[in-house]
Context: one part of a larger RNA
RNA sequence: CCAAGGCGAGGGAAUUCGGCAAAUUAGCCCUGUACCUUCGGUAGAAGGGGUGCCAAUCAUGAAAAUGAUUGGUCGCAGUGACAAGGGGGCCCCGACUGUUUAGUAAAAACAUAGGUGACAGCUAGACCGAAAGGUUGUGUAUUGUCGCUGAAUCCUGCUCAGUGUCGGUAUCUGAAACCCCAUUCCAACGGGACGAAGGACCGAUAAACAGCGGGGGUAACUAUGACCCUCUUAAGGUAGCGUAAUACCUUGCCGCUUAAUUGGCGGCUUGCACGAAUGGUCCAACGAGGGCCCCACUGUCCCCGCCUUGGGACCAGC
Numbered sequence: 001c002c003a004a005g006g007c008g009a010g011g012g013a014a015u016u017c018g019g020c021a022a023a024u025u026a027g028c029c030c031u032g033u034a035c036c037u038u039c040g041g042u043a044g045a046a047g048g049g050g051u052g053c054c055a056a057u058c059a060u061g062a063a064a065a066u067g068a069u070u071g072g073u074c075g076c077a078g079u080g081a082c083a084a085g086g087g088g089g090c091c092c093c094g095a096c097u098g099u100u101u102a103g104u105a106a107a108a109a110c111a112u113a114g115g116u117g118a119c120a121g122c123u124a125g126a127c128c129g130a131a132a133g134g135u136u137g138u139g140u141a142u143u144g145u146c147g148c149u150g151a152a153u154c155c156u157g158c159u160c161a162g163u164g165u166c167g168g169u170a171u172c173u174g175a176a177a178c179c180c181c182a183u184u185c186c187a188a189c190g191g192g193a194c195g196a197a198g199g200a201c202c203g204a205u206a207a208a209c210a211g212c213g214g215g216g217g218u219a220a221c222u223a224u225g226a227c228c229c230u231c232u233u234a235a236g237g238u239a240g241c242g243u244a245a246u247a248c249c250u251u252g253c254c255g256c257u258u259a260a261u262u263g264g265c266g267g268c269u270u271g272c273a274c275g276a277a278u279g280g281u282c283c284a285a286c287g288a289g290g291g292c293c294c295c296a297c298u299g300u301c302c303c304c305g306c307c308u309u310g311g312g313a314c315c316a317g318c
Base pairs, nucleotide, nucleotide: 001311002310003309004308005307006306007305008304010302011301014300019297027051028050029049030048031047036041038151052073053072054071055070056069057068058067059066060065074078086295087294088293089292090291091290092289093287094286098110099109114149115148116147117146118145119144120143125136126135127134128133154280155279157212158211159210162209163208164205165204166203167202168201171200172199173198179192180191181190213231214230215229216228217227240274241271252268253267254266255265256264257263
């Protein structure tokens, strides 16, 4: 000096990206337990008291034993070692238990129950195969396959112009073959007629892919603009939420928290560029998820010291 471990005056997160690490707490019995809530929970919430040994009495029991009360007694300490939750509050995301990158990622990703759409009446639909045949399926729409969403609560607005899908279609377009005509005959070749799917055309469909405006004026302070005009679109973003895991400007502005806060929480909101199953909002419970605060606790730190074990260094050799 390194590794692992032990103890520490006073302070107590000042350390640090961050309490990382360590410390605190810990078993059992009694007591007691808030907000919120889907009434199950939250909850071991939190908080408080007790805990050894000896004796007596009582209760239960067949007994072993267990429990209660009283008295006595020892220690710094009685779950005496080992073992053995630190606690609380606010917010984001995901409902939850579960699954995952075998060997850098366990998560907010995947799954999930629930919701919803499409296809399918079984010789089905979907999938594998050149076919025969096979799977779903010992199944039969309360079923199977495929897509999206992702518990529950409250909800899910407008647009079918584009793309897709489905349906229709008088007419137009539309390949080869067959047919017809022409080429002195045959053939190639040329021309025509017929005409499938598809397309044109017409319609439906957004919990299909998707999309959801601009300019000007206006109220008796000002400001703002319920209102009006105009251009324009397929339709011009409804409810709800909003400086957000989304906000460029931005450390927005106000309040709370601190002595001090680019943090956190609550409001406002002119949303660079939220928004409704690519779901919107809210949310009890849950989480080795992410952010912030408080209490307790501590060698994280102020500021380092001592101790134990092992290794190195010193020394010697290669």
Molecule: large-subunit ribosomal RNA, domain IV
Organism: Thermoplasmatota archaeon